[in-house]
RNA sequence: CGUAUGGUGGCCAAGUGGUAAGGCGUCGGUCUCGUAAACCGAAGAUCAUGGGUUCAAAUCCCAUCCGUGCCU
Numbered sequence: 001c002g003u004a005u006g007g008u009g010g011c012c013a014a015g016u017g018g019u020a021a022g023g024c025g026u027c028g029g030u031c032u033c034g035u036a037a038a039c040c041g042a043a044g045a046u047c048a049u050g051g052g053u054u055c056a057a058a059u060c061c062c063a064u065c066c067g068u069g070c071c072u
Stems, first nucleotide, its partner, number of pairs: 002070006010024003018055001026042005048064005
């Protein structure tokens, strides 16, 4: 240089055109002498960036940035 793959809350991770799941963590509550565990509830994601297509884009297309693998 080429090629493949990935980038989604603090972390992991689903989602394949129609309002973005879940787990861990965090906060509050119940319980407890107290903590942990368990249970209940809550907050938190302009989906890497910029364009394009579409009535509608995390999702499709293009470019760029970053990570990883392969080839040279």